[in-house]
Context: one part of a larger RNA
RNA sequence: UUGGGCGUAAAGAGUAUGUAGGCGGCUAUUUAAGUCAGACGUGUAAGCCCACGGCUCAACCGUGGAAUUGCGUUUGAAACUAUUUAGCUUGAGUGCAGGAGAGGAAGGCGGGAAUUCCCAGUGUAGCGGUGAAAUGCAUUGAUAUUGGGGAAGAACACCGGUGGCGAAGGCGGCCCUUCUGGUCUGACACUGACGCUGAGAUACGAAAGCCAGGGGAGCGAACGGGAUUAGAUACCCCGGUAGUCCUGGCCGUAAACGAUGGGCACUAGGUGCGGGAGGUAUUGAUCCCUUCCGUGUCGCAGCUAACGCAUUAAGUGCCCCGCCUGGGGAGUACGGUCGCAAGGCUGAAACUC
Repeated sequence: UUGGGCGUAAAGAGUAUGUAGGCGGCUAUUUAAGUCAGACGUGUAAGCCCACGGCUCAACCGUGGAAUUGCGUUUGAAACUAUUUAGCUUGAGUGCAGGAGAGGAAGGCGGGAAUUCCCAGUGUAGCGGUGAAAUGCAUUGAUAUUGGGGAAGAACACCGGUGGCGAAGGCGGCCCUUCUGGUCUGACACUGACGCUGAGAUACGAAAGCCAGGGGAGCGAACGGGAUUAGAUACCCCGGUAGUCCUGGCCGUAAACGAUGGGCACUAGGUGCGGGAGGUAUUGAUCCCUUCCGUGUCGCAGCUAACGCAUUAAGUGCCCCGCCUGGGGAGUACGGUCGCAAGGCUGAAACUC
């Protein structure tokens, strides 16, 4: 446990799909379960409350009333909720015509810069690195250099943008093919509430990590060495294994952040950017105006403890879910469950302030 809250004080699940459930548009109709009204029965007595009375008063006691907010039966009402039936089109969806996009998966051809390595030529004593050095590399010819040749792997500078796409995680060299998701706009046509949310559940889910098989240029936990230092299990330097990459399978966590759950409606504006549609003017490019969707910024009312938010709300309302309830102990122990493991999820108490 009423209630009050969840951007930053404790608190929005990482995200979506969706079962049960909860909630649900407009018109007419039906029933009467909820709802409302009446009647009857019951709701022990005592007590509490009110009135009157008895002990000289009071406490105490007696009588009557009220109350017992409930339950049952019955008779009605029909606005609302629910139910039945019949419809409607504005919510939702489908079709049609167009649009934008690093949305996803698989495959293919081929690209340039850089890095490292190998080979060849030139060439000679240093190179590299730092605050300064040293370890390291180099006369078995390094570094450097050549419109030199070759190999490999990984990532795609500029464009690039509070630009775009995606539910989130996330997605970026170019071209092509196949498969595929969502979304926006326009005008109609169709279905006719088919909707919203969503306990469980299911799917996806960065990086690191794990298993098996490949690959391995650069970078680089661990590790070795050199420095620094009182020490230096570090910061700096020279190396360097897992890993980083690919395929298949696990893991299921993040400051998974907008630290802001989803949906619908309403509530001043100004100004950018991206994608459409329409109009006016114009030969046209294009400017201007209107409108829809997205993404920024400033700002009124309002809100807020303040910071700030402010039509992309943290404003005003409704519906549904999740979560919080002093700090530590502790996201620990135990149990359960999932996992190969690492560990994840669920999740206390004693004690203490």
The part of an RNA shown here (small-subunit ribosomal RNA, central domain) has 353 nucleotides and comes from an uncultured delta proteobacterium. Its Rfam family is "Bacterial small subunit ribosomal RNA". RNAcentral holds the full RNA, with entries from ENA, Greengenes and SILVA. The coordinates come from a structure-prediction model, not an experiment, and the mean pLDDT is 87.